[in-house]
RNA sequence: ACGCGACAAGGGCAAACCGGUCGAGAGGCCGGGGCGCAAAGUCACGGGCCCGACGUGGGCAGCCGGACUACCGAA
Numbered sequence: 001a002c003g004c005g006a007c008a009a010g011g012g013c014a015a016a017c018c019g020g021u022c023g024a025g026a027g028g029c030c031g032g033g034g035c036g037c038a039a040a041g042u043c044a045c046g047g048g049c050c051c052g053a054c055g056u057g058g059g060c061a062g063c064c065g066g067a068c069u070a071c072c073g074a075a
C1' cells in the first nucleotide's frame, strides 16, 4: 500500500412509526425515534423498482453492480 473486518477503542449514520414543512405524486428536508449499517459517505453510469403532468420528465444511493472519497487496526 492492497486486501480483510473483531463481542476492539473513539466516534458516525439512522428503517418503521410520530410531528412539522415542501411536492400532483413517488419522495425531499427538519425534529423525535432506532430497525439496522464498516462506507447506510458522495455520484442516477448499467440493471432494477416507484411516480404520472406520459416529456428530451421526476424519485429511490438503506435493491444490486460500477465510479470516486474516507475513520480505526485484532486475526
Stems, first nucleotide, its partner, number of pairs: 004073002012037002017032006035062001041068003045065003048060004
The RNA shown here (c-di-GMP-I riboswitch aptamer) has 75 nucleotides and comes from a bacterium. Rfam family: c-di-GMP-I riboswitch aptamer. Rfam links the family to the GO term cyclic-di-GMP binding.